[in-house]
Context: one part of a larger RNA
RNA sequence: GGAUGAACGCUGGCGGCGUGCUUAACACAUGCAAGUCGAACGAAGCACUUCAUAAAGCUUGCUUUAAGAAGUGACUUAGUGGCGGACGGGUGAGUAACGCGUGGGUAACCUGCCUUACACAGGGGGAUAACAGUUAGAAAUGACUGCUAAUACCGCAUAAAACAGCAGAGUCGCAUGACUCAACUGUCAAAGAUUUAUCGGUGUAAGAUGGACCCGCGUCUGAUUAGCUAGUUGGCAGGGUAACGGCCUACCAAGGCAACGAUCAGUAGCCGGCCUGAGAGGGUGAACGGCCACAUUGGGACUGAGACACGGCCCAAACUCCUACGGGAGGCAGCAGUGGGGAAUAUUGCACAAUGGGGGAAACCCUGAUGCAGCGACGCCGCGUGAGUGAAGAAGUAUUUCGGUAUGUAAAGCUCUAUCAGCAGGGAAGAAAAUGACGGUACCUGACUAAGAAGCCCCGGCUAACUACGUGCCAGCAGCCGCGGUAAUACGUAGGGGGCAAGCGUUAUCC
Numbered sequence: 001g002g003a004u005g006a007a008c009g010c011u012g013g014c015g016g017c018g019u020g021c022u023u024a025a026c027a028c029a030u031g032c033a034a035g036u037c038g039a040a041c042g043a044a045g046c047a048c049u050u051c052a053u054a055a056a057g058c059u060u061g062c063u064u065u066a067a068g069a070a071g072u073g074a075c076u077u078a079g080u081g082g083c084g085g086a087c088g089g090g091u092g093a094g095u096a097a098c099g100c101g102u103g104g105g106u107a108a109c110c111u112g113c114c115u116u117a118c119a120c121a122g123g124g125g126g127a128u129a130a131c132a133g134u135u136a137g138a139a140a141u142g143a144c145u146g147c148u149a150a151u152a153c154c155g156c157a158u159a160a161a162a163c164a165g166c167a168g169a170g171u172c173g174c175a176u177g178a179c180u181c182a183a184c185u186g187u188c189a190a191a192g193a194u195u196u197a198u199c200g201g202u203g204u205a206a207g208a209u210g211g212a213c214c215c216g217c218g219u220c221u222g223a224u225u226a227g228c229u230a231g232u233u234g235g236c237a238g239g240g241u242a243a244c245g246g247c248c249u250a251c252c253a254a255g256g257c258a259a260c261g262a263u264c265a266g267u268a269g270c271c272g273g274c275c276u277g278a279g280a281g282g283g284u285g286a287a288c289g290g291c292c293a294c295a296u297u298g299g300g301a302c303u304g305a306g307a308c309a310c311g312g313c314c315c316a317a318a319c320u321c322c323u324a325c326g327g328g329a330g331g332c333a334g335c336a337g338u339g340g341g342g343a344a345u346a347u348u349g350c351a352c353a354a355u356g357g358g359g360g361a362a363a364c365c366c367u368g369a370u371g372c373a374g375c376g377a378c379g380c381c382g383c384g385u386g387a388g389u390g391a392a393g394a395a396g397u398a399u400u401u402c403g404g405u406a407u408g409u410a411a412a413g414c415u416c417u418a419u420c421a422g423c424a425g426g427g428a429a430g431a432a433a434a435u436g437a438c439g440g441u442a443c444c445u446g447a448c449u450a451a452g453a454a455g456c457c458c459c460g461g462c463u464a465a466c467u468a469c470g471u472g473c474c475a476g477c478a479g480c481c482g483c484g485g486u487a488a489u490a491c492g493u494a495g496g497g498g499g500c501a502a503g504c505g506u507u508a509u510c511c
Base pairs, nucleotide, nucleotide: 001511002510003509004508006507007506008505009504010503013383014382015381016380017379018378019376020375021341026339027338028337030336031335032334035083036082037081040080041079043077044076045075046073047072048071049070050069051068053066054065055064056063057062058061090294091293092292099219100218101217102216103215104214105213106212109211110210114207115206116205117204118203119202120201122156124154125153131146132145133144134143135142136141162187163186164185165184168181169180170179171178172177192199193198220266221265222264227257228256229255232254233253234252235251237249238248239247269291270290271289272288273284274283275282276281296317297316298315299314300313319330320329321328322327347373349372350371351370355369356367357366358365359364386416387415388414389413396407397406398405399404420452423446424445425444426443430438455500456499457498458497459496460481461480462479466495467494468493469492470491476483477482
C1' cells in the first nucleotide's frame, strides 16, 4: 500500500447493487416451511330433481311438514389406494479419508418419472379400513364382533429377444471372459378411469438422466510419536449384495504396513474460487457454484427405483413438557422469532405476479424454494450539501514590534440554478389471451424555496501541514526514534494550516 462476513470511537443527506451469528453442532415459547389426486375406491354430508307413503290445512286436488327410495352435481371430505415426503432448504460437528481434486476403469453394477421400438392386457378368488355395535384408558392410543369397495391383495391362463438349466458352432479380447447364431426343458405379467379426445396398466430391448464401486497421481503439523497389525495379509469353500471384495463365516498358510515416515497425537470439511504479489509464491475456503458429511447423542432396520430418511419408524441415553402417577408427548444445523454466549450480525413482513418444484387429464392446490419489501454507512459504486459576481479587504476572533498581519472573496450584498430531499399531476416494462406481491414503485412533467444536508484525523522527524496561552519529568503523548524538570511547533486549549470525505480514525487478521 492492498484486503475483510469485521468490531469499537466520533459523525452521518440520498440512491443503486450486494451483503449480514465468524462465538454455544447451546436450549427453544408461537406461527408457518409437503403435499396432492373424487377422472382409482366404497362411504358420509350438502344441494337439486323424480317417485311412492303418512299427517295437517282444507279452496276436494293442491300446499306444507315428516321419514324413505332412485338419480344428478367441474359440491365437501375422514378413510382405503396412487404419486411425492430421498428434491428443494440448513449447518460444517465429525472426517487427514478414494472424503475431495484430476485422469482412467466396470468383461463386477443399478436406475422411478421421461423418450423410442416390439408384444400383451383372458378369466377368477379371499379379505380389510372407513362404517355400525360393544368395550379399555385421564389422555395418547387401542381391543373385540359384524358389513363393504378398488388401479389395494392373491392364485390360474398366456408369453420371449427376460431369467435358470443343459449340450453345441463361430468371432474377438486384457486374465477371470465378452459377443453372435441356435436346439430342448422349466419359471415369471397386467387395471382400469373418463367428458370417448385421451390418460393410465404389464413384459422385453435400447436411450437419456441420476447414482454405485475400483484404481494412478495430488491433498496440513509433530520423530520431545519408531515400530504397528489377528479378520490382521493371502488362499479355498460358502453366505450376502444391484455389484466386486475379509464385506461376513468356517478351514488353511504366515503374512501385510513402515525412515520414500507406518502407528500415534494435534488441527481441519474438500474444490472452482477469493485476497495479495510483476511473477514465483504466500494466505484463505464468508457470499455464489460442484462434491461430501450431519440432523438432540448413540445404534438399528422397515418401506421404496432411490434412505439406513432434518419436519418417517423402533431401541437406548440426556433434557423439556402433560398426567387422574397407570402412562404419554417432543426435537428450529428450514423461515421468522426468544433466551443465552459474545466485541458483534436483521422482520414472529408481502406474494405465489415471475422462475422453478410436487400432485392432478385439467381447472387448480401446495411451495418461509423463490420473487420482493423492512432493518444495519457492513462493503462497493454514483450524486448532493450550491454556481457566478462581490474589497468598505466590514464586524468578530487570533496574533502583534501596536504600524500591522491572518482568517479572506470567505461572509454580507447583487445575479442565477434546482441535482437530491419535500409538494402536485401523469405513470410503466417485467405477462403469452387473462393474471403484478413489488407498487402508485421506477421513470416523466410542473410549481416551489439556497433553502433540509460535513465531519473525522493530523500538523517534532519518518510525513503534507505553526503560532499563542496553560502546565512544569506533573498532567499527559507515543507506530519507531522519543517529548514533558518555566520561553514545549511533540502534553491540554485556541487561532491558523494539511489530508481524506458521508465518512474519518483505531483495533484485529492476511499478503

Overview:
This is a predicted structure of a 511-nucleotide part of an RNA (small-subunit ribosomal RNA, 5' domain) from an uncultured bacterium. Model confidence (mean pLDDT): 83 of 100. Its Rfam family is "Bacterial small subunit ribosomal RNA". RNAcentral holds the full RNA, with entries from ENA, Greengenes and SILVA.